[in-house]
Context: one part of a larger RNA
RNA sequence: CUGGGCGUAAAGCGCGCGUAGGCGGCUUACCAAGUCAGGGGUGAAAGCCCGGGGCUCAACCCCGGAACUGCCCUUGAAACUGGUAAGCUAGAGACUCGGAGGGGAUAGGGGAAUUCCUAGUGUAGAGGUGAAAUUCGUAGAUACUAGGAGGAACACCGGUGGCGAAGGCGCCUAUCUGGACGAGUACUGACGCUGAGGUGCGAAAGCGUGGGGAGCAAACAGGAUUAGAUACCCUGGUAGUCCACGCCGUAAACGAUGGAUGCUAGCUGUUGGAGUCUUAGAUUUCAGUGGCGCAGCUAACGCGUUAAGCAUCCCGCCUGGGGAGUACGGUCGCAAGAUUAAAACUC
Numbered sequence: 001c002u003g004g005g006c007g008u009a010a011a012g013c014g015c016g017c018g019u020a021g022g023c024g025g026c027u028u029a030c031c032a033a034g035u036c037a038g039g040g041g042u043g044a045a046a047g048c049c050c051g052g053g054g055c056u057c058a059a060c061c062c063c064g065g066a067a068c069u070g071c072c073c074u075u076g077a078a079a080c081u082g083g084u085a086a087g088c089u090a091g092a093g094a095c096u097c098g099g100a101g102g103g104g105a106u107a108g109g110g111g112a113a114u115u116c117c118u119a120g121u122g123u124a125g126a127g128g129u130g131a132a133a134u135u136c137g138u139a140g141a142u143a144c145u146a147g148g149a150g151g152a153a154c155a156c157c158g159g160u161g162g163c164g165a166a167g168g169c170g171c172c173u174a175u176c177u178g179g180a181c182g183a184g185u186a187c188u189g190a191c192g193c194u195g196a197g198g199u200g201c202g203a204a205a206g207c208g209u210g211g212g213g214a215g216c217a218a219a220c221a222g223g224a225u226u227a228g229a230u231a232c233c234c235u236g237g238u239a240g241u242c243c244a245c246g247c248c249g250u251a252a253a254c255g256a257u258g259g260a261u262g263c264u265a266g267c268u269g270u271u272g273g274a275g276u277c278u279u280a281g282a283u284u285u286c287a288g289u290g291g292c293g294c295a296g297c298u299a300a301c302g303c304g305u306u307a308a309g310c311a312u313c314c315c316g317c318c319u320g321g322g323g324a325g326u327a328c329g330g331u332c333g334c335a336a337g338a339u340u341a342a343a344a345c346u347c
Stems, first nucleotide, its partner, number of pairs: 004318003007301002012315001014201004021194003025088007033081002035077008049065006091191001092188002094185005103177007110154001115149007125136002162169002206247006215241002220236004258314006266292012296303002320347003329340004
């Protein structure tokens, strides 16, 4: 390279937006670039292949043919691709109305609980464990009551329930704001899909500056356990966890399953709309989200209209294990490091 693949064997970028590029709905007419057909030119010789012949055979040599799958010129064809022109509405968008939602940002507010402080009642223990001890307590702890301070998180509702592209999002109210869905339409008329580079978002931890610090808690200290115990258990406890701004850019960032479109039996639950009816309810339908399951697929497990089925388009990625997601170099970063990414050698 070809071929084959990517749920679990190696392999889907963490997720969007989007440039180039690739691909692209229905109808008509024209052009004839791609495409197809006829003719012509060229495609040196040798070689390869086929048929003969000559050296005693063969290698080798000679003759003829075919081939040289290509390129160019010319005459045509017009289904398909492409181009131009005109039109269409089934894709896409737009408009009107409507309800649902922890979607996002900012500001304000709330109660429960923990901790601490003050005051009161009150007295000898409390705490903790498998058992203990470190620890706290007669300088009055624990317990109970009242008041206060401060920070963080929001019990019940809560649900294979909702929203978001993903990360993720859960007390209440207000303001600003994104998206999806349903019903209707007399609008635009292919405006679409994907997307190398690029750009933005991106849990936790970590980093910088300045705040904040209740609880929890890496590191650390002590007590236990143990042969030891740099652990598991206990008592403490600092970064951090929280806020603002900036950086980092990674995760089992998982559905371990890229995106879009069409097609291919059903049954049952649930969320949000809408329609119809014999309105308590039943049924139909659109969009989502679960459980089973036919065909089909799969190595099996399993998937199965939310496909891992049947097809088309575009992107990403894989190519034995180790060495190694490492070295070197480049780019990015304050750093930690991230990203791109080998080889020797070895089995």
A computed fold for a 347-nucleotide part of an RNA from an uncultured bacterium, annotated as small-subunit ribosomal RNA, central domain. The coordinates come from a structure-prediction model, not an experiment, and the mean pLDDT is 89.